[in-house]
Annotation:
A computed fold for a 174-nucleotide RNA from Hydrogeniiclostridium mannosilyticum, annotated as Lysine riboswitch aptamer. Its mean pLDDT, the model's own confidence on a scale to 100, is 76.
RNA sequence: AGCAUAGAUAGAGGCGCGGAUUUCAAGAGUAAGCAUGUUGAGGCUUGCCGGAGCCGGUGAAGCAUGGUAAAAGGGAAAGCCGCCGAAGAGGACAGUUGGCAGCUGUUUUCUGGGCACUGGCGCGAAAGCACAGUGACUGUCAUCAUUUUAUUAUGAUGGGGCGCUAUCGGGGAA
Numbered sequence: 001a002g003c004a005u006a007g008a009u010a011g012a013g014g015c016g017c018g019g020a021u022u023u024c025a026a027g028a029g030u031a032a033g034c035a036u037g038u039u040g041a042g043g044c045u046u047g048c049c050g051g052a053g054c055c056g057g058u059g060a061a062g063c064a065u066g067g068u069a070a071a072a073g074g075g076a077a078a079g080c081c082g083c084c085g086a087a088g089a090g091g092a093c094a095g096u097u098g099g100c101a102g103c104u105g106u107u108u109u110c111u112g113g114g115c116a117c118u119g120g121c122g123c124g125a126a127a128g129c130a131c132a133g134u135g136a137c138u139g140u141c142a143u144c145a146u147u148u149u150a151u152u153a154u155g156a157u158g159g160g161g162c163g164c165u166a167u168c169g170g171g172g173a174a
Stems, first nucleotide, its partner, number of pairs: 007168005014084001016083004021078004032068001034066005042055004047100003087111010112138002115135005122129002140159007
């Protein structure tokens, strides 16, 4: 000097991931509440169970008519913000609860990415979402074959994001 390396910085995949805001459709002329009628003993307190309360023959719940009349989650569009284990799912633990579910946090396992189809389970008014499987597509690295000035292009096989590319790079070994 070069190689390689802990680490740091900056990037790539593309209907790329996530978040909130605005508008629109839908939810829905539905829920809720009011009036009248009918009916006649249950109803409410979060999604469920339990407990404890409250209301109810001075009429509960339900049904019908009339008028009044929402919202959330989810969806589409627009630009904005944070990003490329972005993020999602499963398990365990902790908090929240009387308990379960749910929500939040920590930890761990799996998944490169989106799309289409199928399946049943769960959620949803629906569209769909999530999960699993299948399929081709796409991105990256390694190996092999052909090709090219050149991993340049094509194909095959295999791997995974704690990966890949570029730059810087302390210490250490030979």